[in-house]
Context: one part of a larger RNA
RNA sequence: CACGGCUAAGGAACUAGGCAAAAUGACCCUGUAACUUCGGGAGAAGGGGUUCCCACGCAAGUGGGACGCAGUGAAAAGGCCCAGGCGACUGUUUAACAAAAACACAUGGCUAUGCAAAAUCGAAAGAUGCAGUAUAUGGCCUGACACCUGCCCGGUGCCGGAAGGUUAAGAGGGGAUGUCAUCGCAAGAGAAGCAUUGAAUCGAAGCCCCGGUAAACGGCGGCCGUAACUAUAACGGUCCUAAGGUAGCGAAAUUCCUUGUCGGGUAAGUUCCGACCUGCACGAAUGGUGUAACGAUCUGGGCACUGUCUCAGCCGUGAGCUCG
Numbered sequence: 001c002a003c004g005g006c007u008a009a010g011g012a013a014c015u016a017g018g019c020a021a022a023a024u025g026a027c028c029c030u031g032u033a034a035c036u037u038c039g040g041g042a043g044a045a046g047g048g049g050u051u052c053c054c055a056c057g058c059a060a061g062u063g064g065g066a067c068g069c070a071g072u073g074a075a076a077a078g079g080c081c082c083a084g085g086c087g088a089c090u091g092u093u094u095a096a097c098a099a100a101a102a103c104a105c106a107u108g109g110c111u112a113u114g115c116a117a118a119a120u121c122g123a124a125a126g127a128u129g130c131a132g133u134a135u136a137u138g139g140c141c142u143g144a145c146a147c148c149u150g151c152c153c154g155g156u157g158c159c160g161g162a163a164g165g166u167u168a169a170g171a172g173g174g175g176a177u178g179u180c181a182u183c184g185c186a187a188g189a190g191a192a193g194c195a196u197u198g199a200a201u202c203g204a205a206g207c208c209c210c211g212g213u214a215a216a217c218g219g220c221g222g223c224c225g226u227a228a229c230u231a232u233a234a235c236g237g238u239c240c241u242a243a244g245g246u247a248g249c250g251a252a253a254u255u256c257c258u259u260g261u262c263g264g265g266u267a268a269g270u271u272c273c274g275a276c277c278u279g280c281a282c283g284a285a286u287g288g289u290g291u292a293a294c295g296a297u298c299u300g301g302g303c304a305c306u307g308u309c310u311c312a313g314c315c316g317u318g319a320g321c322u323c324g
Base pairs, nucleotide, nucleotide: 001318002317003316004315005314006313007312009310010309013308018305026050027049028048029047030046035040037144051066052065053064054063055062056061067071079303080302081301082300083299084298085297086295087294091103092102108141109140110139111138112137113136119128120127121126145290146289147288148287150220151219152218155217156216157213158212159211160210161209164208165207166206170202171201175197176196177195178194179193182189183188221239222238223237224236225235248282249279260276261275262274263273264272
């Protein structure tokens, strides 16, 4: 040093944190709160018993007696409670640093698809979907349950519309140019043909345009004044916007200032719990707020218990070291 055993008094003073250890532990009897989805919570918590001998009894057991420090006489065998965050739950995951609040989930919603379905793989054939048929299948979001889910369609997307504008290839071919017969003294003009170029006009979807749609992507204001103390502003004015954040919650897994302020718990509390609201920068299926049960989850507190500590000591086994 490693592993193990014991320890006076104290008992978390240790520490980031009770990490580790200790404690609890089986069976029987008793007894059991808040809360609750009435199933649970619950082995809640808490309390008592357990050996041997005799008698009786079918037995469970009852009565009497005996011993020890100790009777589930060794071993094996939940620590518990209170409060809060998150996630409903059982599950799943980073094989070998992360098991979680992440994923999934039942539930809810939107959307596509009428069957040779949509979607997917493939060059195709073909296959999956499906030997199914809208109570089905695919995609996206949400995530039990309870109460709910407000306003905005201006932007982006999607759906519908087809009057007008714009618009490709293509169709079209006015005209222009080159060449040249011919004409002309020359300058030059120049038919037909061939060749090059090419205006108007016609011409789809799309875009512009018109309307719808937010459990589509998303968004949800500023300044000034005002009440008979003060303070505040139910109220008024004004500017801007597509509309200006509703209910609920709120220093929060979100709060910078911040250890906000008040209350609780402690002798003392940057954490915790309850409030307040000044929300830097909550907010309603990117769901909001609650919530019994559940969790090797995270946070705070308490009881029990202890070598975690005050503060170390002793013992056992092994390793190491010294000698041999």
This is a predicted structure of a 324-nucleotide part of an RNA (large-subunit ribosomal RNA, domain IV) from a Bacteroidota bacterium.
The RNAcentral record of the full RNA draws on ENA.
The coordinates come from a structure-prediction model, not an experiment, and the mean pLDDT is 88.
Rfam family: Bacterial large subunit ribosomal RNA.